Overview:
The RNA shown here (small-subunit ribosomal RNA) has 1514 nucleotides and comes from Hymenobacter sp. APR13. Taxonomically the source falls in Hymenobacter (Bacteria, Pseudomonadati, Cytophagia, Hymenobacteraceae). The RNAcentral record of the sequence draws on ENA and SILVA. Its mean pLDDT, the model's own confidence on a scale to 100, is 83.
[in-house]
RNA sequence: ACAAUGGAGAGUUUGAUCCUGGCUCAGGAUGAACGCUAGCGGCAGGCCUAAUACAUGCAAGUCGAACGGGUAUAGCAAUAUACUAGUGGCGCACGGGUGCGUAACGCGUAACCAACCUGCCCUGAACUGGGGGAUAGCCCGCCGAAAGGCGGAUUAAUACCGCAUAACACUUCUCACUGGCAUCAGUGGUUAGUUAAAGAUUUAUUGGUUCAGGAUGGGGUUGCGUGACAUUAGCUAGUUGGCGGGGUAACGGCCCACCAAGGCGACGAUGUCUAGGGGACCUGAGAGGGUGAUCCCCCACACUGGCACUGAGAUACGGGCCAGACUCCUACGGGAGGCAGCAGUAGGGAAUAUUGGGCAAUGGGCGAGAGCCUGACCCAGCCAUGCCGCGUGCCGGAUGAAGGCCUUCUGGGUUGUAAACGGCUUUUCUCAGGGAAGAAAAAGGUGAUGCGUCACAAACUGACGGUACCUGAGGAAUAAGCACCGGCUAACUCCGUGCCAGCAGCCGCGGUAAUACGGAGGGUGCAAGCGUUGUCCGGAUUUAUUGGGUUUAAAGGGUGCGUAGGUGGCCCGUUAAGUCCGGGGUGAAAGCCCACAGCUCAACUGUGGAACUGCCCUGGAUACUGGCGGGCUUGAGUCCAGACGAGGUUGGCGGAAUGGAAGAUGUAGCGGUGAAAUGCAUAGAUAUCUUCCAGAACCCCGAUUGCGUAGGCAGCUGACUAGGCUGGUACUGACACUGAGGCACGAAAGCGUGGGGAGCGAACAGGAUUAGAUACCCUGGUAGUCCACGCCGUAAACGAUGGAUACUCGCUGGUGGCGAUAGACAGUCACUGGCUUAGCGAAAGCGGUAAGUAUCCCACCUGGGGAGUACGCUCGCAAGAGUGAAACUCAAAGGAAUUGACGGGGGCCCGCACAAGUGGUGGAGCAUGUGGUUUAAUUCGAUGAUACGCGAGGAACCUUACCUAGGCUAGAAUGCGCGUGACCGGUUCAGAGAUGGACCUUUCCUUCGGGACACAAAGCAAGGUGCUGCAUGGCCGUCGUCAGCUCGUGCCGUGAGGUGUUGGGUUAAGUCCCGCAACGAGCGCAACCCCUACAUUUAGUUGCCAUCAGGUUAAGCUGGGGACUCUAGAUGGACUGCCUGCGCAAGCAGUGAGGAAGGCGGGGACGACGUCAGGUCAUCAUGGCCCUUACGCCUAGGGCUACACACGUGCUACAAUGGACGGUACAGAGGGUCGCUACCUGGUGACAGGAUGCCAAUCUCACAAAAGCCGUUCUCAGUUCGGAUCGAAGUCUGCAACUCGACUUCGUGAAGCUGGAAUCACUAGUAAUCGCGUAUCAGCAAUGACGCGGUGAAUACGUUCCCGGGCCUUGUACACACCGCCCGUCAAGCCAUGGAAGUCUGGUAGACCUGAAGCUGGUGCUCCGCAACGAAGCCAGUUAGGGUAGAACAGGUAACUGGGGCUAAGUCGUAACAAGGUAGCCGUACCGGAAGGUGCGGCUGGAUCACCUCCUUU
Repeated sequence: ACAAUGGAGAGUUUGAUCCUGGCUCAGGAUGAACGCUAGCGGCAGGCCUAAUACAUGCAAGUCGAACGGGUAUAGCAAUAUACUAGUGGCGCACGGGUGCGUAACGCGUAACCAACCUGCCCUGAACUGGGGGAUAGCCCGCCGAAAGGCGGAUUAAUACCGCAUAACACUUCUCACUGGCAUCAGUGGUUAGUUAAAGAUUUAUUGGUUCAGGAUGGGGUUGCGUGACAUUAGCUAGUUGGCGGGGUAACGGCCCACCAAGGCGACGAUGUCUAGGGGACCUGAGAGGGUGAUCCCCCACACUGGCACUGAGAUACGGGCCAGACUCCUACGGGAGGCAGCAGUAGGGAAUAUUGGGCAAUGGGCGAGAGCCUGACCCAGCCAUGCCGCGUGCCGGAUGAAGGCCUUCUGGGUUGUAAACGGCUUUUCUCAGGGAAGAAAAAGGUGAUGCGUCACAAACUGACGGUACCUGAGGAAUAAGCACCGGCUAACUCCGUGCCAGCAGCCGCGGUAAUACGGAGGGUGCAAGCGUUGUCCGGAUUUAUUGGGUUUAAAGGGUGCGUAGGUGGCCCGUUAAGUCCGGGGUGAAAGCCCACAGCUCAACUGUGGAACUGCCCUGGAUACUGGCGGGCUUGAGUCCAGACGAGGUUGGCGGAAUGGAAGAUGUAGCGGUGAAAUGCAUAGAUAUCUUCCAGAACCCCGAUUGCGUAGGCAGCUGACUAGGCUGGUACUGACACUGAGGCACGAAAGCGUGGGGAGCGAACAGGAUUAGAUACCCUGGUAGUCCACGCCGUAAACGAUGGAUACUCGCUGGUGGCGAUAGACAGUCACUGGCUUAGCGAAAGCGGUAAGUAUCCCACCUGGGGAGUACGCUCGCAAGAGUGAAACUCAAAGGAAUUGACGGGGGCCCGCACAAGUGGUGGAGCAUGUGGUUUAAUUCGAUGAUACGCGAGGAACCUUACCUAGGCUAGAAUGCGCGUGACCGGUUCAGAGAUGGACCUUUCCUUCGGGACACAAAGCAAGGUGCUGCAUGGCCGUCGUCAGCUCGUGCCGUGAGGUGUUGGGUUAAGUCCCGCAACGAGCGCAACCCCUACAUUUAGUUGCCAUCAGGUUAAGCUGGGGACUCUAGAUGGACUGCCUGCGCAAGCAGUGAGGAAGGCGGGGACGACGUCAGGUCAUCAUGGCCCUUACGCCUAGGGCUACACACGUGCUACAAUGGACGGUACAGAGGGUCGCUACCUGGUGACAGGAUGCCAAUCUCACAAAAGCCGUUCUCAGUUCGGAUCGAAGUCUGCAACUCGACUUCGUGAAGCUGGAAUCACUAGUAAUCGCGUAUCAGCAAUGACGCGGUGAAUACGUUCCCGGGCCUUGUACACACCGCCCGUCAAGCCAUGGAAGUCUGGUAGACCUGAAGCUGGUGCUCCGCAACGAAGCCAGUUAGGGUAGAACAGGUAACUGGGGCUAAGUCGUAACAAGGUAGCCGUACCGGAAGGUGCGGCUGGAUCACCUCCUUU
């Protein structure tokens, strides 16, 4: 510079991700309607439904300058003026309405008419002579209710009819020229023939006739364009054409006679359904999609159907005739009518206006004109129906008022400068005044002019309307709503409600803390409107031309051959159809766009431009495509040679096995299974041997091998036959690719006919299994499997991948050829595998055998379900196959991949998990807890593991929360504040007590302010073991002391996510080592801490006592000691450090050494990210809710201790490894002044009475341990075992032991003789066994809990199995995560739908009968007539309509019937998802309550193990 002005997304499938895919939303529009609301104006719009029916008024008349007459007025009259029924002329075919019909030359566009018409208008040429007979009206008469009609007499015309004249008109004969694509046309001559007229009048005009031309309006023909359904595939007899005729303004089967047999159709005929078309309008970036209101053009229609007449024009909206339906009038004989004109009415409907004014303007009809008519039109009225504009005030004003709402509440926030209040303005409003434009002509006058006509002056005319507009006065005065506020989507809180009421466009909200329901406050959006509903486009690239796909998401036809069609190699020439460029015509106006202009702006309107992407004509260009002609060989084919193979068809032959038959041997079983049974067998099976028979299939070879288009094909061999490949390069010369329909082939099952039948084997039978078992397993067994012929035509017919051609890195196997041979080769062609680059893909993956890059052709897809179903049609003997919907319903259905979880998947590993052991529990009695039951109450919580001797480590009262009864109400407790001065204590009365009454007694401290304490009154804060552990904090249990859980950075992946953390080893351990796209780090593990085992050191009192001394009946009793034990502080010690072996290392092993201790020495504390909405609102705390003379508080009594039962945890036992008695020895850790208590006394004893020490290494519980050891006795028994239960008498604590304490003594002496199914704990100082202590506590229901020490075992081969756990991997339809998901029948409710005896309705076509009006033709006794091709009548044809019978089609309804869909908690089973417990699925067949099972063939979209093959790496 040129060109361009133009394109946004979001929510929703999942635990999360990417993709596919539907649904939904945000936008715009509307002839709208509905809800709430409403101040004004301008401009527009206003029956979308019943083309349903219409009362009433109006919507088409006009001309006396065509005619005769009539009436009225004036006049004496002639006459004049006005009006006019009738004749006549013009108009009534315009204007206005509607969209029924119509899928058509109807409409649009572009052409054509040499095949046509055109009143009024314009131009030109010519003419306008002379006659005649009627008829309305009027008059008379008649019929009729009316509408109306008939007869007679008389009359006019620009009405009607002859005559004359006449052509350049028309017909006819013939000649010449010119033109055209053609039929033909035009021009100029020529012969014969035919046909016109009207007047009026004021004399200026205006009419009339013929011809030609123009203009305008119409008629006809054609190309192209212009709906749905193929579940409508064939249609057609005037049908298609010809010749001749008729008819028309004109062409034409438009009509008729004859002849021919054509015409249309997959490029969609015919049929059915729907629909007026266009300019345009809405939307959209556009391409498109949708619509056809208002305005303009065209068409069609006028109550329904048919018909013509008149006319320039009609088959005529406000004309006619006929038929039909309907309505009205009627004297019952007959008549009248057609709002889809403007108003209006009824009806229908969600819904659409006034029975208005005016011809002032514009336009139309008639007229010379004045004028008349005009529901066209111009205006007004109604309606927020839409668009546009204006207003409802502006400025100031903080005490941030009151009120409302919220709140963390003496406060704060918000409503909010909002209000009040002060100032200002006056659009709008009210009143008053002024006040338009739209109107200028025509006519008449004057002037000019040859005629049309023009000019000038003056005058008249306004429905709207006293309206718009202007001015003045008054005064903030008259004026705001609607929707929304979970996300999308701008806008948040409180209360109410409690899966109720309700909301919802999608996702979804609501089950007691709802920003989602309802209300409120606040906010957001728009605003005289705002929302809702309906419809259309958009978003939706979700039908994809622009601009999509088909391996697994929906989608490649089972395979081939091939018709039409589409597409097509190289070179040359020609043409110019497509294509491109220039020019011309057209593309109405309005609209859209741009500019300017007019209403104060805008909407609206005007003027101009641009545009209208199209069609037609014409000139040119020729690369590409096409047509035509010529050539070529590389595509394709042919030929020659060679090898190859389970290619096909049909014969022949073979052996093994199986079954059967006969014979032989031989005896009791065989067979079968997880185990069995059915079955076979002493009538001799099974087993073994010999011979024979039968049918089917072909071991090894054998393989990601080969062949074939696919299905498929396997012993050997013959015959026939097909194919691809390689090599040669002789021939043809584009002959090619694809392929809708079509034709052929097509596993298994199945069907028909006839054979065959060994084995196998649906169905069936029996046996098992099981809750059942119509299955899986077993024994039998029919069809079938086999052959021949004929059907069927489907499969997971799969590479889930259509065919053809070309191009695009590499590596490595296999098969068949070639390069003379060969072991050599980056050789070459075809085929068949694996891995991989780029690229592609949502990913998985594909990757020269593409799913890459391109071209051509075909097929198919468009959310899931309903459904491959129904109906229809085609095919089939049938089974069934092919084609193939809808209603309804859902907000998803899906693909790939990810992380988990799970598996009756796999691998590795661990744990008292099993196993090996020991002792228990389950049986008994008792204790204790729980369930249940009971009760006035038996308070509450805990409920698999992880509740149940748990909260409770102390329920007689208290505790206590429960029950009964009696009481209190600012309350039983605490703080603040005010007052009083007591309070306390004692006595007494009532009472069960709380409590109430009476009486007595009475302050303390002080810095003098007051304080402590108590009481009383008002108040502020009460109180609640009431609810919610699913609102919470804190604490705890469990997985689990399991070894895991994560992060940063980097890298990989579109992403979720992965990597790290996997792998190889090793460990108790994600412990450590090695490797590695990872490198590091955190929380866990381990260690650091405590106890314990050894030593050293320090320190020695209350502990200790070897030595010394003292001393005792004895005694660390005393002096003393610092040795020992011990105490309690510090330190050392153990680290695979050393050795040997193995190992790269980490580490492991060893009867190793050393050491008190050895491989983590033993024990404890310590519990990762998280899970279980685990437990606890009754420890405590706490949000919310609830109670407030009670759900709070006090008191007495009762209950928590109940008792037919059931369970858990324990104690004591059943005895001799024991019981009893006697003697005797050795701990540790704790407790103690409201206490532990030595010692003494009494008591059989519990204990009591005295008394002493100790706040404790001192004294004491405790002279103590117990089992043990040493003796004695018992001798296997319900006992000298066992001690329950009961009786009696006591002791102690306590206000009080009745319900309901413990202990003591005496007596009593129950069950129980080792415990069913089942189940628990424990791996060493452990189990077992023995005693001791402590907390709580007045006492104690303690056999519990927590600690302490004494004695002190057995066993572990091992990891198959049970349980739990960890890591890796695999499958998944699970993710609330297998206690998951999920299928089908049946039962119930609702919904739509298929079939169906029938029944009802509709439109259409054909057949037959009948047939109005009209028209055409014929006839025409009658009438008019001179006559006619005149009229009536009659006949024929045609036809609307009516009728008859049958068939088809479409729709509605329906007894009954079929399946389908949907619906918190119905029944039966468990089919599928894991190897889903019999792998699943596909086709087919049979069977079964149901999912389903079984047979045959197929697929992998099957897990697992082993093997084989192939590939990669070394």